[in-house]
This record gives sequence, C1' cells and structure tokens, in this order.
RNA sequence: GGGUCGCUAGUUCAGUGGUAGAACGCUUUCCUGAUAAGAAAGAGGUCCUAAGUUCGAUUCUUAGGCGACCCA
Repeated sequence: GGGUCGCUAGUUCAGUGGUAGAACGCUUUCCUGAUAAGAAAGAGGUCCUAAGUUCGAUUCUUAGGCGACCCA
C1' cells in the first nucleotide's frame, strides 16, 4: 500500500427497511434463622461518526475512525 471481517445495554451476542432484544451482571421485593439457589418486578442503549438513498435507516450506498486477520 491492497483486500476481507467486525463495531448494538456493564460484559458476551442476536436483530437483512417500520419507534432495539436475549443471556449473564446490577437494583428492589418474595422465599430463608441467615446466605446460596429459586420466583416476581425494574433500571440501563444519541445502535462508532458524517453524508446519501428512502415516506421511514441499527439494517442499503459512500467516505472517515477504531480493532482483528490475510497478501505485498
């Protein structure tokens, strides 16, 4: 220098155009003599940035940023 892939909750990840979800973690309550386990409820996200397409973009296109890998 060229190419491929990834970026979404605290963490690990789903989500292929119509107001974003799971598991674990966290908070509260129940249960217990007290914990753990279990049950119920809840909080937590400018979806990396900008522009474009679209009635509408996490999703499609382009550019940029960061990371991983391959080639040279």
The RNA shown here (transfer RNA) has 72 nucleotides and comes from a Candidatus Gottesmanbacteria bacterium.
Taxonomically the source falls in Candidatus Gottesmaniibacteriota (Bacteria, Bacteria candidate phyla).
The sequence is in RNAcentral, with records from ENA.
The prediction has a mean pLDDT of 83.
Rfam family: tRNA. The family's RNA type in Rfam is transfer RNA.